Predicted 3D model of a 1426-nucleotide RNA (small-subunit ribosomal RNA) from an uncultured bacterium.

RNA sequence: AGAGUUUGAUCCUGGCUCAGAGUGAACGCUGGCGGCGUGCUUAACACAUGCAAGUCGAGCGAAUUCUAUGGUGCUUGCACUAUAGAGUUAGCGGCAGACGGGUGAGUAAUACAUGGGAAUCUACCUUAUAGUGUGGGAUAACAAAUGGAAACAAUUGCUAAUACCACAUAACAGCCGAGAGGCAAAAGAUUUAUCGCUAUAAGAUGAGCCCUUGCGGGAUUAGUUAGUUGGUGGGGUAAUGGCCUACCAAGACUUCGAUCUCUAGUUGGUCUGAGAGGAUGAUCAGCCACACUGGAACUGAGACACGGUCCAGACUCCUACGGGAGGCAGCAGUGGGGAAUUUUAGACAAUGGGCGAAAGCCUGAUCUAGCAACGCCGCGUGAGUGAUGAAGGCCUUACGGUUGUAAAGCUCUUUUAGUGGAGAACAACGCUCCACAGAAUAAGCCCCGGCUAACUUCGUGCCAGCAGCCGCGGUAAUACGAAGGGGGCUAGCGUUACUCGGAAUUAUUGGGCGUAAAGCGUGCGCAGGCGGAUAUACAAGUCGGAGGUGAAAUCCUUAAGCUCAACUUAAGAAGUGCUUUCGAAACUGUAUAUCUAGAAUAUUAUAGGGGAUGAUGGAAUUCCUAGUGUAGGGGUGAAAUCCGUAGAUAUUAGGAGGAACACCGAUGGCGAAGGCGAUCAUCUGGGUAAUUAUUGACGCUGUUGCACGAAAGCGUGGGGAGCAAACAGGAUUAGAUACCCUGGUAGUCCACGCAGUAAACGAUGAGUGCUAGGUGCUGGAUUUUUUUCGGUGCCGAAGCUAACGCGUUAAGCACUCCGCCUGGGGAGUACGGUCGCAAGACUAAAACUUAAAGGAAUUGACGGGGACCCGCACAAGCGGUGGAACAUGUGGUUUAAUUCGAUGCUACGCGAAAAACCUUACCAAGUCUUGACAUGCUAAUCAUACGCCUAAGAAACUAGGCGGUCAUUUAGUUGGAUUAGCACAGGUGCUGCAUGGUUGUCGUCAGCUCGUGUCGUGAGAUGUUGGGUUAAGUCCCGCAACGAGCGCAACCCUUGCCCUUAGUUACCAGCAUUGAGAUGGGGACUUUAAGGGGACUGCUAGCGAUAAGCUAGAGGAAGGUGGGGAUGAUGUCAAAUCAGCAUGGCCCUUAUGGCUUGGGCUACACACGUGUUACAAUGGUGAUCACAAUGGGACAAUCCCUAAAAAUCACCUCAGUUCGGAUUGUCUCCUGCAACUCGGAGACAUGAAGUCGGAAUCGCUAGUAAUCGCAGAUCAGCACGCUGCGGUGAAUACGUUCCCGGGUCUUGUACACACUGCCCGUCACGCCAUGGAAGUCGAUCUUGCUUUAAGUACGUAAGCUAACCGUAAGGAGGCAGCGUACCACAGCGAGGUUGGUAACUGAGGUAAAGUCGUAACAAGGUAACC
Repeated sequence: AGAGUUUGAUCCUGGCUCAGAGUGAACGCUGGCGGCGUGCUUAACACAUGCAAGUCGAGCGAAUUCUAUGGUGCUUGCACUAUAGAGUUAGCGGCAGACGGGUGAGUAAUACAUGGGAAUCUACCUUAUAGUGUGGGAUAACAAAUGGAAACAAUUGCUAAUACCACAUAACAGCCGAGAGGCAAAAGAUUUAUCGCUAUAAGAUGAGCCCUUGCGGGAUUAGUUAGUUGGUGGGGUAAUGGCCUACCAAGACUUCGAUCUCUAGUUGGUCUGAGAGGAUGAUCAGCCACACUGGAACUGAGACACGGUCCAGACUCCUACGGGAGGCAGCAGUGGGGAAUUUUAGACAAUGGGCGAAAGCCUGAUCUAGCAACGCCGCGUGAGUGAUGAAGGCCUUACGGUUGUAAAGCUCUUUUAGUGGAGAACAACGCUCCACAGAAUAAGCCCCGGCUAACUUCGUGCCAGCAGCCGCGGUAAUACGAAGGGGGCUAGCGUUACUCGGAAUUAUUGGGCGUAAAGCGUGCGCAGGCGGAUAUACAAGUCGGAGGUGAAAUCCUUAAGCUCAACUUAAGAAGUGCUUUCGAAACUGUAUAUCUAGAAUAUUAUAGGGGAUGAUGGAAUUCCUAGUGUAGGGGUGAAAUCCGUAGAUAUUAGGAGGAACACCGAUGGCGAAGGCGAUCAUCUGGGUAAUUAUUGACGCUGUUGCACGAAAGCGUGGGGAGCAAACAGGAUUAGAUACCCUGGUAGUCCACGCAGUAAACGAUGAGUGCUAGGUGCUGGAUUUUUUUCGGUGCCGAAGCUAACGCGUUAAGCACUCCGCCUGGGGAGUACGGUCGCAAGACUAAAACUUAAAGGAAUUGACGGGGACCCGCACAAGCGGUGGAACAUGUGGUUUAAUUCGAUGCUACGCGAAAAACCUUACCAAGUCUUGACAUGCUAAUCAUACGCCUAAGAAACUAGGCGGUCAUUUAGUUGGAUUAGCACAGGUGCUGCAUGGUUGUCGUCAGCUCGUGUCGUGAGAUGUUGGGUUAAGUCCCGCAACGAGCGCAACCCUUGCCCUUAGUUACCAGCAUUGAGAUGGGGACUUUAAGGGGACUGCUAGCGAUAAGCUAGAGGAAGGUGGGGAUGAUGUCAAAUCAGCAUGGCCCUUAUGGCUUGGGCUACACACGUGUUACAAUGGUGAUCACAAUGGGACAAUCCCUAAAAAUCACCUCAGUUCGGAUUGUCUCCUGCAACUCGGAGACAUGAAGUCGGAAUCGCUAGUAAUCGCAGAUCAGCACGCUGCGGUGAAUACGUUCCCGGGUCUUGUACACACUGCCCGUCACGCCAUGGAAGUCGAUCUUGCUUUAAGUACGUAAGCUAACCGUAAGGAGGCAGCGUACCACAGCGAGGUUGGUAACUGAGGUAAAGUCGUAACAAGGUAACC
């Protein structure tokens, strides 16, 4: 520090995911030791049991135990008693139980943090001053008797105090008071030192109160408040204060977020991060709050009190049913909840606390131990040597590789664990040290497709499964499971959950808003924010110095202590903050004074569909009246509905009415936007230019607010010609609730109201300044050279932008202010609220779902887009197919089998250039198992092999018999053969979607690419586009391209002309000769087969850019590629073929292999393709008979196939015929082991259909079509098929509008599996979350009334009453009771908020292959959208 993921690829936007660190964790697998930490995050749920707060006998009385001494009784070791001593302690009394320990429910401020403040208290402690005198009355314990189950209560009697009370005293001190003056205290213990007690002052410590600032979410919570805000008097408190009360005033808080609601203890810190931040608030420390729930006070220095009291409530326990007891959120522990969190341990030795004079006692605080890998840290599980690279495993191309120095073996060591012992210290456990034995006691987990380090085999076969994201798995899975191997970490390793990071993905640091999400429809404008120049003053912001504070711990740095580390200790730094004070004055601010450049006003001109009101005008449509006139009109792609003989349409004249304003008119003008268009008049807003003058920052923006705001719509009243939602009819269509046509109502128009939205768009907020120009239009000014100001367009510089593009009218460079955005969907939806008559508008979520959605550009492909061009593509022609019969192939059906493959063009007379057996792969039956065939090994045999005969059988084959009896080497042996056995053979079994090779097709179309350079962020582009031209990316020219390659062309074969050479088996002109090129001879001709020539737009003319080339012509056998063939670029179709062959993998192995016989591939209601023969006279039949070329026969110009057919002559005369020949019968021939299923030919007889073929469709442009025969391959036989050959031999092409296919350029695209694409909505089924809903069940808050427990305050004085007063009576004071006020729980109402649930209902999401259509993407077939 980044990476993966949207696409065919690219750049961008944007989300999702990963790698890091962390945790009080949990779960899975595994687990040796030690140190230091940590350990109910859930039910503030309920708790059995034990312990957690006591202590003081030096405050007091009393009881009691022991010891000693004495005494008494006597049972002589017991009782009683006295004295002395030593203990124990129930009670009174004092101090402490307000600390320590726990928890985080409540609490958004009576909290906390921070820094200040004044109106306070403070036991114990410290310091100082002054005191500590004299009396009194009770009471518990105790005793007696009583009630009660108990808890406990109550009566009578006795008694003490540091308990209580009175009096005295009262300072240079205290309190009250203006002052005079007045008031208030004490406690003793004791051996003797001392410890106490009282008052006052001060300190220290602790506590209370007030203030500043900071400290969560929600505005779908906007108003809140009645002791409320303030004042006065009074009360109350330790103290200020509405803290309380009476009266008075009407205030107080709030958009800088009051009130309400949800959530939450807070801080130091902790985790993360570069930081800023974000998240968090366990352990440790500070503060707060709470102690079963609610309320209350008492005591006290301190509490409204965790282990105190009282009351109410819920729950639990005891009970004799009358009544009582209790509070683990102390330490352990139990149940429960939960994914989940420990022992009912030891000790007060240390640290600290309480009491005490002290010893000491108490202390679940604390220190220790136990449990738990929960975390961090440390150590170990051995070290050295060891190559036959052992065995085994795994892989393998079968050679080997790997596991791997790893193991074994040899040598060595002993940390840890274990056993025994010792030592200073220690509460205990333990710890430390020494010795002993022994490699012994000790390794796992996850991962291995990419991200991300690490690869193979087997199994499985979209199954089982994996998965953090992308995604793997449908028979060769590095992704599932296992194994081998490897990688990572290591006593741990993975997973899950959560936090921060990466994420600049909320952007202060540090983002954006034309098209990706995002500029309010437009303006005015209060608050707020920001604001021109100069000078002076102040010092709020700002900057600097100093003081205080920012607890400790933590973090950081340094050092030190445990063997190291974790851990601990010390010092420092830091703590970015707050506060006090001193200073500076540039900038901001405030105040004052001044200025004119911003802004505004005046004056003079000026353009304009700017706005409002009124008046006027002509053209046109429609309607009405009248005339002329007659059969149609209208409408459409074509029609029909419709109008018209009751007179339409057309035409003429007159009239009515409403709406809109042709030409001018524009790329133009005006307005803030919406918007504004005949003419004239009136009223009125804004802009611009010029000149001088004036004011003197008066400015910019603008939340809330206010105003305007197209069309449609709503209300009331008018108006209504045309147009026209809805609606009706006619068409179209599979349907057509549409597009088209005929009609037609709201509406459109006017007035007045409402509504407040649009793709209200420049998809671009407003303002100011700065940054090249060029060229149009428009309004002014000046001068006639043009320049300048305002507006409106286009092109462009720098720059910006993801690109497209923007570019002085910015999307550039800066500043100011406002609005808005944060993945897609759900959704601009629900609920709530505000507005509205309604329609609806504004504001505006969540659950759930998803890995993308999106922008721009690129290359293709496609378009019922465009331009250009080509092709038997159409057109022009000729002949066919489709109708008939037959042949042949296919589908289908049938069958035991009808073997298999080929299936649009590019399957179908195709593989098959020959199915009677064979072929043959199929079926039935029989039969063989190392096999019909190959190689190797072992063993045996050589009387092997082989041939023949007989018998059974359908044959294969089986049984028997006869003949035969191997070669080589000196030998061992070797070769050959057979038999038996083992390895193996064999498979036309599967996969052409695992493959090679081969082939088809687009297409013989003109295309397909590369190197370097250049352009672009990039995919890519350029070249290859453009202007011409060509059959051609053929050539020329131009050009940021220059070159090159595969294709085109040429080179090759054949054919057409000529020449040369060569003449045998071919040829014969002239010569000789013959029946005959038979012979001599010839080498001319034909011909053969070798080599050459020839054609190149070479020549001429015209056209063209003078080019390429085109047109015409000459010459030439041939003319512009002369004709034909071979030749098939990059690629496309997972095209075809595993059955030609080869081949991976899988499958069968007495069978899916081998052999044999018979059958089948030849079936037959039917459908299709390709052909043959015909329907006749351009013919048929008969006769006669001329001219070929391929090719074959192993060779052969020698021999053979060999005869050509159409031609010619005669007859037939338009008929189902002398056409046509199917079908059938009889006979014969050929081939072959064999013609039944199932061959071919011939003769005689028979003589179907068919009279030129519907829709549709095929071939062909010249020696072609058409027509005629011939040959060959295959082949025993079988040709209407196929491949070749020659004979005869046409017609037509104006042309490129249309159909089909193709090429180039361009355009649109939501397609890229590429239009057989993509994709929308309803309906049906499943699942999920959610809204509404009659209700219903809770929770919570507010408020009214009732009720008042305990308590406090006040009142009262009929009850009771020790201290003081009084001789007494009595009084003062107190207690109980009663009453009043406040008040918890509770009860009865009302209202708000919120949650659960619900018949029914709404829309949404999701889900492999459901239904109906085809809305969108191309002009998407009616352009789309708001």